FMN riboswitch aptamer (RFN element) from a Kiritimatiellia bacterium, 157 nucleotides, folded computationally.
RNA sequence: AUGUGUCUUCGGGACAGGGUGAUGUCAGGUGUAGACUGGCGAUUCCCGACCGGCGGUAAAAGUCCGCGACUCCGGUGGUAAACUGGAUUGAGACGGUGGAAUUCCGUUGCCGACAGUAAAAGGAUGUAUCCUUGAGUCUGGAUGGGAGGAGAUGCAG
Repeated sequence: AUGUGUCUUCGGGACAGGGUGAUGUCAGGUGUAGACUGGCGAUUCCCGACCGGCGGUAAAAGUCCGCGACUCCGGUGGUAAACUGGAUUGAGACGGUGGAAUUCCGUUGCCGACAGUAAAAGGAUGUAUCCUUGAGUCUGGAUGGGAGGAGAUGCAG
């Protein structure tokens, strides 16, 4: 060098700026109403903006290969935690340079779990309700977990 223990520590980011403005609410108006006018009002709708865990890969990756987390089904344990096995798990092309790049440069695309919240849409029913769909960035599980990174130290060598 390397192998193998123990410990410490680190380990996920993002709506700038605009548009519209239901229900509602405030003011004016009015007869204590209404019509009407103006304001407030969606980070989920529209335009646009912004973000990208870990290891690998003849050269650097959200989108190539794998892993982790999330979700689900088991086993051990059993108050539980924890450990462990499996399943599901999104998305790219072209051109250029080069020995080598779906990783760099240029161009143009695409993707983003679960629960909550929301005025739109659709359906059922039949006059008043219900159901379904609807957030990568808001809230939450999560001050969690983790693929892994860095360092210290013991033993072997």
It was read from a public genome assembly, where an Rfam model found it.